[in-house]
RNA sequence: AAAAGGGAAAGGCAAACCAAUCUAAAGGUUGGGACGCAAAGCCUCCGGUCUAAGGGCAAUGCCUAGGAUAGCGGGGACACCGCA
Repeated sequence: AAAAGGGAAAGGCAAACCAAUCUAAAGGUUGGGACGCAAAGCCUCCGGUCUAAGGGCAAUGCCUAGGAUAGCGGGGACACCGCA
């Protein structure tokens, strides 16, 4: 130093819910709040899932992602520590 390991130290993130706000929606952002997290830090490349504005169709509906999810999984690049 790599792999493996760890949250002990130093520190980090923040589910549900509430308020405000953006969005067609899913959902995001900010503040409060902690269910949890060891990459729950980053990236939609692959699969899954959610939504369906626009578009399409055999049209009370159905299909469709350039929308969303990295806290659904895989993958990629990249951190901290040296207690065990």